[in-house]
RNA sequence: CGUUUGGUAGUUCAGUUGGUAGAGCGCUGGCCCCCGAAAGGCUGGAAGUCGUGGGUUCGAUUCCCACCCGAAUGC
Repeated sequence: CGUUUGGUAGUUCAGUUGGUAGAGCGCUGGCCCCCGAAAGGCUGGAAGUCGUGGGUUCGAUUCCCACCCGAAUGC
């Protein structure tokens, strides 16, 4: 320097004919259980400028371009 791939919640990751973003773990409220607590069971909640900046579009996490960061690989 080139090529490929990744960047989405605290974390590990889903998310395709472009149409208002989700799961596990973690955090947290209530209830059950218990003398009480922990553990366990049931049921809720919070948490995201979707790496950055542009472009296309009525509309972009998704398509296009540039850049930043990580990984793999070639010279």